[in-house]
RNA sequence: CAAGUAGACCGGGUGGCCGCUCGCUUCGUGCGGGAGGAAAGUCCGAGCUCCACCGGGCAGGAUGCUGGGUAACGCCCAGGAGGGGUAACCCUACGGCCAGUGCCACAGAAACAUACCGCCCCUUACGGGGUAAGGGUGAAAUGGCGAGGUAAGAGCUCACCAGCGGCCGGGUGACCGGCCGGCUGGGUAAACCCCAUCCGGAGCAAGACCAAACAGGGGGACAUAAGGACGCCCGGCCUGUCCCCGGGUAGGUCGCUUGACCCUGGUGGUAACAUCAGGGCUAGAUAGAUGGCCACCGCUCCGCCACAGCGGAGUACAGAACUCGGCUUACAGGUCUGCUUGGCCU
Numbered sequence: 001c002a003a004g005u006a007g008a009c010c011g012g013g014u015g016g017c018c019g020c021u022c023g024c025u026u027c028g029u030g031c032g033g034g035a036g037g038a039a040a041g042u043c044c045g046a047g048c049u050c051c052a053c054c055g056g057g058c059a060g061g062a063u064g065c066u067g068g069g070u071a072a073c074g075c076c077c078a079g080g081a082g083g084g085g086u087a088a089c090c091c092u093a094c095g096g097c098c099a100g101u102g103c104c105a106c107a108g109a110a111a112c113a114u115a116c117c118g119c120c121c122c123u124u125a126c127g128g129g130g131u132a133a134g135g136g137u138g139a140a141a142u143g144g145c146g147a148g149g150u151a152a153g154a155g156c157u158c159a160c161c162a163g164c165g166g167c168c169g170g171g172u173g174a175c176c177g178g179c180c181g182g183c184u185g186g187g188u189a190a191a192c193c194c195c196a197u198c199c200g201g202a203g204c205a206a207g208a209c210c211a212a213a214c215a216g217g218g219g220g221a222c223a224u225a226a227g228g229a230c231g232c233c234c235g236g237c238c239u240g241u242c243c244c245c246g247g248g249u250a251g252g253u254c255g256c257u258u259g260a261c262c263c264u265g266g267u268g269g270u271a272a273c274a275u276c277a278g279g280g281c282u283a284g285a286u287a288g289a290u291g292g293c294c295a296c297c298g299c300u301c302c303g304c305c306a307c308a309g310c311g312g313a314g315u316a317c318a319g320a321a322c323u324c325g326g327c328u329u330a331c332a333g334g335u336c337u338g339c340u341u342g343g344c345c346u
Stems, first nucleotide, its partner, number of pairs: 001342010012297007020034005036317001040328002043326005048203004060199005065079005080094001081092004095194002100192002102188003116135002118131005143161002146158003162184001164181007207254004217245006226239003261280008298315007
């Protein structure tokens, strides 16, 4: 210098004028606060609130290598194993198919119990027996490869490798290393299923309080004067006036922003994280504010151009609504750091 890889961060600035919302107020049109790294998707996990709840099980759902962190998690950190990359580094639903059941397209004789071609032995032949080396099909065919052995063959025997089991050693553990053994007949659990762990439901439109009206409900008192259905009378009922009661709509208040909070430093820990000390307060609307215009300066691209400069265009994704911890997705342009590989110079 180039290519790559891992991570951290910024994401327009200054001034003026006019607004919006919240707070304070000496009430004057004064002073101060006012979107994000994702406020997003609402995909996980919690706090908080109400409802339900003696305990246990079934069903259902989620998670799934090990150890740790955390309020908790499907998140994070560290490690193991497998895979990819020359490397830095990256990816992985990564428990169990001898508990049982299912499935394995096409091709192929056979995908679970099988021999098509071939090879060998017996037989004149038909045929019978042995075999799984070789061929053929397939994504996958009964450990791989070499030697011995054999009628031909075969873990039948042996060395190495893979797998399984046992023992010893190391590690908290996943697992790793060594030795020994008999040789050892498929795959699939993001198929049913089995095993282990966890899980009550609804959500701030949760929920709590105050509380109108010529509204409506219940109770009592008064008056039975008038009216109502009946041909008439009595009784009862409804309409009336006053008082009391609680429920509750409109509306209002709280919940509402001081919190598993932020910044700086120390200590412990490889780290995630924990803890201590000091400092800080950082939007709270309810149809929903955070906006508009102007000037100058940045930044990017294009054109003229030796440069300087001039002109034009653009300046992302998006946008709070109870609050946190994560994950995922979107993002113009830019800054910084660690590491790897290759080239060149000293």

Bacterial RNase P class A from a Dehalococcoidales bacterium, 346 nucleotides, folded computationally. Its Rfam family is "Bacterial RNase P class A". Rfam describes the family as follows. Ribonuclease P (RNase P) is a ubiquitous endoribonuclease, found in archaea, bacteria and eukarya as well as chloroplasts and mitochondria. By type it is a ribozyme. The RNAcentral record of the sequence draws on ENA. The coordinates come from a structure-prediction model, not an experiment, and the mean pLDDT is 78. The gene name in the source record is rnpB.